[in-house]
Context: one part of a larger RNA
Molecule: small-subunit ribosomal RNA, 3' major domain
Organism: Desulfobulbus sp. IS6
RNA sequence: UGACGGGGGCCCGCACAAGCGGUGGAGUAUGUGGUUUAAUUCGACGCAACGCGAAGAACCUUACCUGGUCUUGACAUCCCGAGAACGUCCUGGAAACAGGAAAGUGCCUUCAAUCGAAGGAGCUCGGUGACAGGUGCUGCAUGGCUGUCGUCAGCUCGUGUCGUGAGAUGUUGGGUUAAGUCCCGCAACGAGCGCAACCCUCGCCUUUAGUUGCCAUCAUUUAGUUGGGCACUCUAGAGGGACUGCCGGUGUCAAACCGGAGGAAGGUGGGGAUGACGUCAAGUCCUCAUGGCCUUUAUGACCAGGGCUACACACGUACUACAAUGGGCGGAACAAAGGGCAGCGAGCAUGCGAGUGCAAGCGAAUCCCGGAAAACCGUUCUCAGUCCGGAUCGGAGUCUGCAACUCGACUCCGUGAAGUUGGAAUCGCUAGUAAUCGUGGAUCAGCAUGCCACGGUGAAUACGUUCCCGGGCCUUGUACA
Numbered sequence: 001u002g003a004c005g006g007g008g009g010c011c012c013g014c015a016c017a018a019g020c021g022g023u024g025g026a027g028u029a030u031g032u033g034g035u036u037u038a039a040u041u042c043g044a045c046g047c048a049a050c051g052c053g054a055a056g057a058a059c060c061u062u063a064c065c066u067g068g069u070c071u072u073g074a075c076a077u078c079c080c081g082a083g084a085a086c087g088u089c090c091u092g093g094a095a096a097c098a099g100g101a102a103a104g105u106g107c108c109u110u111c112a113a114u115c116g117a118a119g120g121a122g123c124u125c126g127g128u129g130a131c132a133g134g135u136g137c138u139g140c141a142u143g144g145c146u147g148u149c150g151u152c153a154g155c156u157c158g159u160g161u162c163g164u165g166a167g168a169u170g171u172u173g174g175g176u177u178a179a180g181u182c183c184c185g186c187a188a189c190g191a192g193c194g195c196a197a198c199c200c201u202c203g204c205c206u207u208u209a210g211u212u213g214c215c216a217u218c219a220u221u222u223a224g225u226u227g228g229g230c231a232c233u234c235u236a237g238a239g240g241g242a243c244u245g246c247c248g249g250u251g252u253c254a255a256a257c258c259g260g261a262g263g264a265a266g267g268u269g270g271g272g273a274u275g276a277c278g279u280c281a282a283g284u285c286c287u288c289a290u291g292g293c294c295u296u297u298a299u300g301a302c303c304a305g306g307g308c309u310a311c312a313c314a315c316g317u318a319c320u321a322c323a324a325u326g327g328g329c330g331g332a333a334c335a336a337a338g339g340g341c342a343g344c345g346a347g348c349a350u351g352c353g354a355g356u357g358c359a360a361g362c363g364a365a366u367c368c369c370g371g372a373a374a375a376c377c378g379u380u381c382u383c384a385g386u387c388c389g390g391a392u393c394g395g396a397g398u399c400u401g402c403a404a405c406u407c408g409a410c411u412c413c414g415u416g417a418a419g420u421u422g423g424a425a426u427c428g429c430u431a432g433u434a435a436u437c438g439u440g441g442a443u444c445a446g447c448a449u450g451c452c453a454c455g456g457u458g459a460a461u462a463c464g465u466u467c468c469c470g471g472g473c474c475u476u477g478u479a480c481a
Stems, first nucleotide, its partner, number of pairs: 001481002003478003007475007015465002019429005026320008034311002042053002064306007073131001077130002079127005088101005107120005133295002136293003142289002144284003147280001149278001154193006160169003173184003199272004204240007213230003218227002243266001246260005322422001326381006338369003343362002347358004388419001393414007435457007
């Protein structure tokens, strides 16, 4: 100087407390451990691994296993020889591939201008070796990227001063703040990286613009449908607006705090992006790059099939429930944000349905996905393993796709398991939040209870900081560095 303390002081955080809803019990989905296996590819392991890499394993992917094959190679550059390339057919084969057959010349430049000749680009076959290749090892050799402490308020430097020195001071102290934020004081005076602001978005107003959007007034219509209009809504550009600016009080005539006015918004207005010096030899050599090592008829490459989907069990994360604030049936409202041409697909017909047939419109403020659902109104069920719950299984189908056996999703009929609110323990959340209800998107041929986003309905509680956890500042002890 740090680090640590079941030392002290001050302060903060859904850290506790006060509340609301869960997890832990059940079934299923998914990840992991373990076990099994020819293989169940690999990585990730307290917080910070475990719906994680994987925004989507039937083949492919795919790295694993079994079998069949290749050896200048599936891919790159160079050299030599031959040939257009591409494609078609036959035989064998699971395919990769092997053997055979026919067909047959293009593009550019020069010569020639009738046949043609030479060279080049590109491609194929054969050969030689330089080399290729490796998701092989080392993340404890590395770059890059990322997680975490933590959006915590800290981390440092120049000069000066003090100290023999390590170092100190500044950065401590008194107030204050979300903040090393600001004020005052002070052997310090300044500065940098962080904080804040500048950026995006939501909330108010003005203005510009008025189609594909809108409709107050005038006509018109089944319908903003048409004429008309651009007021309003909205869209998307430019501005304004909030600064403790004003008033009162407290305060060191300070910074600031408390209350009030006006205001759409008030003291950082809500949300996002933004992550200092560093810590964990944290994670990643399987994104990529890369040193070293290893491999080279194999640890490389191609193909078929299998596996990654196994199953006594254990754990994590979710979904669905156990019901009446509910289930069923009927009626009838109100969104936002997205996506669409190898696409979204209206409408009509057909099927109980998943769907199918025909097919308009739309590269989309125009057309389509597209019925939002919970809510509301009416009716039924009356507390039961039930008209709750839907697992499992049987049968029949639909769709995607060469192909749904291992191993897809969905539909219909039947079947109707556990489950009556969950031990010890444990998690999230402070407001348009929790809870609850649907909707869209990426990936994607097909496949979502996951992820990312969107809106609808919409709470309860916070006395307080003694205690648990994490953190910041000062101080103290130390046999630790």